[in-house]
RNA sequence: AAGCUUAUAGUUCAGUGGCAGAACGUACCGCUCAUAACGGUUUAGUCGCAGGUUCAAGUCCUGCUAAGCUUA
Repeated sequence: AAGCUUAUAGUUCAGUGGCAGAACGUACCGCUCAUAACGGUUUAGUCGCAGGUUCAAGUCCUGCUAAGCUUA
């Protein structure tokens, strides 16, 4: 310098144009003599940033940022 991949909840990740989700975790309650386990409820997001396309974008297109990989 060129090419490719990734970026979504506190964490690990789903989500192939039509309501943003799961598990774990946080908090509270139940159960127990008590703790753990178990059960119930709850907490949760500018979908990396900025634009574009579309009736409608986490998803498609462009640029940028960050991390990683490959080639020279």